Bacterial RNase P class A from a Gammaproteobacteria bacterium, 360 nucleotides, folded computationally.
The sequence was found by an Rfam model in a public genome assembly.
RNA sequence: GGAGUCGGCCAGACAGUCGCGUCGCGCAAGCGCCGAGGAAAGUCCGGGCUCCACAGGACAAGGUGCCAGGUAACGCCUGGGGGGCGCGAGCCUACGGACAGUGCCACAGAAAAUACACCGCCCAAGUGCUGCGGCACCGGUAAGGGUGAAAAGGUGCGGUAAGAGCGCACCGCGCGGGUGGUAACACGCCGCGGCACGGUAAACCCCACCUGGAGCAAGACCAAAUAGGAAAGCAGGCGACGCAAGUCGUGACACGUGGUCCGCGUGGCUUUCGGGUAGGUUGCAUGAGGCACACGGCGACGUGUGUCCCAGAUGAAUGGCUGUCCCAGACAGAACCCGGCUUACCGGCCGACUCCGACU
Numbered sequence: 001g002g003a004g005u006c007g008g009c010c011a012g013a014c015a016g017u018c019g020c021g022u023c024g025c026g027c028a029a030g031c032g033c034c035g036a037g038g039a040a041a042g043u044c045c046g047g048g049c050u051c052c053a054c055a056g057g058a059c060a061a062g063g064u065g066c067c068a069g070g071u072a073a074c075g076c077c078u079g080g081g082g083g084g085c086g087c088g089a090g091c092c093u094a095c096g097g098a099c100a101g102u103g104c105c106a107c108a109g110a111a112a113a114u115a116c117a118c119c120g121c122c123c124a125a126g127u128g129c130u131g132c133g134g135c136a137c138c139g140g141u142a143a144g145g146g147u148g149a150a151a152a153g154g155u156g157c158g159g160u161a162a163g164a165g166c167g168c169a170c171c172g173c174g175c176g177g178g179u180g181g182u183a184a185c186a187c188g189c190c191g192c193g194g195c196a197c198g199g200u201a202a203a204c205c206c207c208a209c210c211u212g213g214a215g216c217a218a219g220a221c222c223a224a225a226u227a228g229g230a231a232a233g234c235a236g237g238c239g240a241c242g243c244a245a246g247u248c249g250u251g252a253c254a255c256g257u258g259g260u261c262c263g264c265g266u267g268g269c270u271u272u273c274g275g276g277u278a279g280g281u282u283g284c285a286u287g288a289g290g291c292a293c294a295c296g297g298c299g300a301c302g303u304g305u306g307u308c309c310c311a312g313a314u315g316a317a318u319g320g321c322u323g324u325c326c327c328a329g330a331c332a333g334a335a336c337c338c339g340g341c342u343u344a345c346c347g348g349c350c351g352a353c354u355c356c357g358a359c360u
Base pairs, nucleotide, nucleotide: 001356002355003354004353005352006351007350008349009348010347012325013324014323015322016321017320018319020035021034023032024031025030037331041342042341044340045339046338047337048336049215050214051213052212056262057261058260059259061211062210063209064208065207066080067079068078069077070076081095082093083092084091085090096206097205101204102203103200104199105198118145119144120141121140122139126137127136128135129134153171154170155169156168157167158166172195173193174192175191176190177189178187179186180185219282220281221280222279229273230272231271232270233269234268237250238249239248240247241246253267254266255265256264289308290307291306292305293304294303295302296301
């Protein structure tokens, strides 16, 4: 000097002027504090909260999938392990099980799983012929070649008619142990075994763990209005007590915020037509809250102390103008709230680390 990797911060600033919204003060005029995001987006996860509702069990269905932690919880985050990519700093990971079972592996190739030998190699043994070199049949073979993403473990030596873990050495693989680690797992460790029955579960499946539903348009209250409207279907049976009204039990039916069954609860339930209201208040901003410091922890984070209140609209609030600065405003606007993930994004600043080149 160049090229990269990871992490953090900012989201125009200042001054003037006019304007908007909540809240507070004020009789009023008016004054004062505060007033959109890192993603407010997606509605993909997890919850808080509200209601069903007193809400249990099983099945089905769905979700997650290495280990250990963090968290209210999670499919998130942190740290580690295995695998893959990169020279590297680093990045990605849908990462339980193929000996429970089923399915699939196109084309090519002889053959795609206990896998029919295409080209080859041999002629040891047996049969026939022979010109005595051999040839044919039968037979042996899977080391060589070819096909393919993948073809009976790799290299070497021996052996054989030619070969083959056929045997041996080393590697690899399987089983058993040992050492380290909480564990996943690792090991230039020890022993045994010639050992191969491939791959694929982001295929069905098996295993482990988790899971009620609906949602602030949830829900609560107030006021007002209409027509206490009309029709149809199911169902009211049995027993006990009781003069009766009725009460209890049982049965049937219907309903009960995902499905099925059991249990439990409720008592009339379901459908069609027609009419009225759709106004106001609340939920609604003090929180698993922000910031600072200290301590503990590799870290995510936790504990303690102090301090602060930082939007609550409801046809929906923060905008216009002028001047200056500039490196230069992109993506984009809360509507119950919070923790995440994903997507969009013009740029600027800071820190740490890696690689390449040159000079001293």